[in-house]
RNA sequence: AGCUCAUCGAGAGGGACUGAGGGAACGGCCCUGUGAAGUCCCGGCAACCGCCGCGAACCUCCUGCGUCACCGAAACUGGUGGAGCAGUCGCGGAAACGGUGCUAAUUCCGGCCCGCGGCGAAGUCCGACGUGGGGAAGAUGAGAG
Numbered sequence: 001a002g003c004u005c006a007u008c009g010a011g012a013g014g015g016a017c018u019g020a021g022g023g024a025a026c027g028g029c030c031c032u033g034u035g036a037a038g039u040c041c042c043g044g045c046a047a048c049c050g051c052c053g054c055g056a057a058c059c060u061c062c063u064g065c066g067u068c069a070c071c072g073a074a075a076c077u078g079g080u081g082g083a084g085c086a087g088u089c090g091c092g093g094a095a096a097c098g099g100u101g102c103u104a105a106u107u108c109c110g111g112c113c114c115g116c117g118g119c120g121a122a123g124u125c126c127g128a129c130g131u132g133g134g135g136a137a138g139a140u141g142a143g144a145g
Stems, first nucleotide, its partner, number of pairs: 003143006013042005021031003026110003043103003048099002051093006062087004067082005107137001112134006119127002
């Protein structure tokens, strides 16, 4: 980098250095010398993974753990089998400690497809607008190879 899954209308900023850009790209619309981006320091938010509790499922197969029986053995290691617990899912919790993430605006809004609405000399069609749903793209996390 690509693939799979989940989430994306909530939440959370000060300082130092520096000095012009930034909001992924494009179109809008914004932010910005009352200081952008970046680096560093100190905070904060959230709760994806991990952690804790409860419940459900599963143990056909596979993996791990301890246990029981038998076998083997000087003993330990070991082998076979049984039942159990965990691995999976859901709900809740903590966040002092671990791995990330985030800390203007819904992912700032839109583009593609489908529907609805009123408007426009516009029945249908078409147009811009508003609105609902779904995509695309992107971001973050987790996972597999």

A computed fold for a 145-nucleotide RNA from Nocardioides cavernaquae, annotated as SAM riboswitch aptamer (S box leader). The RNAcentral record of the sequence draws on Rfam. The coordinates come from a structure-prediction model, not an experiment, and the mean pLDDT is 80. Lineage of the source: Bacteria > Bacillati > Actinomycetota > Nocardioidaceae > Nocardioides.